[in-house]
The RNA shown here (Glycine riboswitch aptamer) has 99 nucleotides. Model confidence (mean pLDDT): 77 of 100. It matches the Rfam family "Glycine riboswitch aptamer". Gene Ontology term of the family: glycine biosynthetic process.

RNA sequence: CAGACGACGCGGGAGAGCCCAGUCCGGUGCGAGCCGGGCAUGGCGCCGACGGAGCAACCACCCCCGGAAACUCUCAGGCACAAUCACCGCACUCGUUGG
Numbered sequence: 001c002a003g004a005c006g007a008c009g010c011g012g013g014a015g016a017g018c019c020c021a022g023u024c025c026g027g028u029g030c031g032a033g034c035c036g037g038g039c040a041u042g043g044c045g046c047c048g049a050c051g052g053a054g055c056a057a058c059c060a061c062c063c064c065c066g067g068a069a070a071c072u073c074u075c076a077g078g079c080a081c082a083a084u085c086a087c088c089g090c091a092c093u094c095g096u097u098g099g
Base pairs, nucleotide, nucleotide: 001098003097004096005095006094007093009090010089011088012087017044019043020042021041022039023038024037025036026035027034028033045079046078047077051075052073053072054071058067059066
């Protein structure tokens, strides 16, 4: 000095049942019941862009071993909003590295 990588900050950023049952709380009703909210409960259905795993184009290699996805699987996670979030952009700072 500027580039590469990473961290931090800001902005954008999707998908899939706010399903059924049980249970608790509140309201309403003479009652049966109804409405709303909660639950680390059970059930079935679903999502895939945190994480994880698998195969693979490809890379590397004498061989073996190895690296490898936004694909695949759904273990975890998620399915109103919110949060999380790959990825993209911006910004100065910090760290590593390079000339």